[in-house]
Context: one part of a larger RNA
RNA sequence: CUCUGGUUAAGGAACUCGGCAAAUUGGCUCCGUAACUUCGGGAUAAGGAGCACCACGGCUGGUGAUGGGACUUGCUCCCUGAGCUGGCUGGGGUCGCAGAAACCAGGCUCAAGCGACUGUUUACCAAAAACACAGGAGCGUGCUAACACGAAAGUGGACGUAUACGCUCUGACGCCUGCCCGGUGCUGGAACGUUAAGCGGAGGGGUCAGCCUUCGGGCGAAGCUCUGAAGCCAAGCGCCAGUAAACGGCGGCCGUAACUAUAACGGUCCUAAGGUAGCGAAAUUCCUUGUCGGGUAAGUUCCGACCUGCACGAAUGGCGUAACGACUUGAGCACUGUCUCAACCAGAGACUCG
Repeated sequence: CUCUGGUUAAGGAACUCGGCAAAUUGGCUCCGUAACUUCGGGAUAAGGAGCACCACGGCUGGUGAUGGGACUUGCUCCCUGAGCUGGCUGGGGUCGCAGAAACCAGGCUCAAGCGACUGUUUACCAAAAACACAGGAGCGUGCUAACACGAAAGUGGACGUAUACGCUCUGACGCCUGCCCGGUGCUGGAACGUUAAGCGGAGGGGUCAGCCUUCGGGCGAAGCUCUGAAGCCAAGCGCCAGUAAACGGCGGCCGUAACUAUAACGGUCCUAAGGUAGCGAAAUUCCUUGUCGGGUAAGUUCCGACCUGCACGAAUGGCGUAACGACUUGAGCACUGUCUCAACCAGAGACUCG
């Protein structure tokens, strides 16, 4: 010097990203216990008091010796209550620094965010605000169900049957969940347009029996063969509707009131419709340490407001919310070697020798 423990004057978070670590608290009985609340809780809230030993007394529980009584003479019942023993309690006494004497054995409070909760998770850097969850909703599915695995047979679903099963979103509870169907998707519709293979076969080409010939060649039936127009024709798409707890979206400019400022009001352009309630510098705010208030002597954090929301917003849910949390943030009390600022002690290393 390093590690593991221990103690420390005065101060007491001045340490630090942050009270990390350590310290405090700690048991039992009694007293007492707030806001808030879903009336269960919060709550061991918080905050207090007592606690050992000795002898004596009182009350009470367990056991039940002995003795007595009764008769139905029994492994009977009733009375008595010694001794031993547990608890509560009264006043008295004793000792120590200390009586829950060791070990064991909650620190507490206030405010806010997120998630309702108990649970689950990155085996070996993340335990969380992530996942799940009960509850809510949509869509599909009538049973040989939908769906999934499987070329199939078959199996799961389910020896279930719409109060069931599958998929998707949301996530207790309370109050709610606005507008837009133009785009994309899905569902429905079938008149019209478009449309594949297929059917169809007008027409055209090749070949050649034959015919004609100016002997160069020309025409050319059937068959075979290569093509092939019209016409017929499904879903789909176009088209017409519906549908947002489907994917998603939810404006701009200018003017206006008897101080000023602001604009209930008006004008205009665009849109499918222009963001409603609620919330808002927020786990979202760039400018920004916004401004005001609170807390501090001093506060880029925190809490309460304001609204100018760069770029909240309603089941990709909005706003609240008791209880809960090894979650996150701010504050306070207690407490401390975290620190001012370091010291000493014990043990184990390091180091030297063997």